[in-house]
A computed fold for a 72-nucleotide RNA from a Hyphomicrobiales bacterium, annotated as transfer RNA.
Rfam family: tRNA. Rfam links the family to the GO term triplet codon-amino acid adaptor activity.
The sequence was found in a public genome assembly.
Lineage of the source: Bacteria > Pseudomonadati > Pseudomonadota > Alphaproteobacteria > Hyphomicrobiales.
């Protein structure tokens, strides 16, 4: 240096233009002698940055960053 893939909730991922979501885990709270386990709730996001495109962008496009692979 040049190609691919990846960056979305504390953690593990979905979502390929029209309301951000699922599991776990946090807090409540049901059940119960007590935990556990089970069940119902809630909390919790500038979608890696910064432009662009559109009536509208995680999602299409440039440009950096950051991770991982792989070519010289």
């Nucleotide at each position: 240096u040049c190609c691919c893939c990846g960056g979305u909730a504390g953690c593990u991922c979905a979502g390929u233009g029209g309301u951000a979501g699922a599991g776990c885990a946090a807090u409540c709270g049901a059940c119960u002698g007590u935990u556990a386990a089970u069940c119902g709730a809630u909390u919790g996001g500038u979608c890696g940055u910064u432009g662009g495109u559109u009536c509208g962008a995680a999602u299409c496009c440039g440009a950096c960053c950051c991770g991982g692979g792989g070519a010289g």